SAM riboswitch aptamer (S box leader), 107 nucleotides, folded computationally. It matches the Rfam family "SAM riboswitch aptamer (S box leader)". Its family is annotated with regulation of gene expression in the Gene Ontology. About the family: The SAM riboswitch is found upstream of a number of genes which code for proteins involved in methionine or cysteine biosynthesis in Gram-positive bacteria.
[in-house]
RNA sequence: UUCUUAUCAAGAGCAGGCGGAGGGACUAGCCCGAUGAAGCCCGGCAACCGGCGUGUAGACGUACGGUGCUAAUUCUUGCGGAAACGUAUGUUUCUGAGAGAUGAGAG
Numbered sequence: 001u002u003c004u005u006a007u008c009a010a011g012a013g014c015a016g017g018c019g020g021a022g023g024g025a026c027u028a029g030c031c032c033g034a035u036g037a038a039g040c041c042c043g044g045c046a047a048c049c050g051g052c053g054u055g056u057a058g059a060c061g062u063a064c065g066g067u068g069c070u071a072a073u074u075c076u077u078g079c080g081g082a083a084a085c086g087u088a089u090g091u092u093u094c095u096g097a098g099a100g101a102u103g104a105g106a107g
Stems, first nucleotide, its partner, number of pairs: 001107008013042001016041003022032003026078001028076002043070003048066003051062004074099001079096007
């Protein structure tokens, strides 16, 4: 980097430390940020994989190890479908795909 597969409406510090201006993938929006962004450490959440325990098994528990996550539904949206309203190429709601993220497996 590519492919396969599962999950993405819950949860986790609005007195933790260092740090200093940016961040929310991208587009368009809309937001967060000096009452302190990114990043690092600590804490926490979850339980995908491994371990351990229970069980004939499906599975359940634990949270020891490997990841992950810790504003807003994956913040909304980008392509299509349905319904309602509307004079309307418009608005709202629902929904499938796409894109993205994370885990596991494969090349």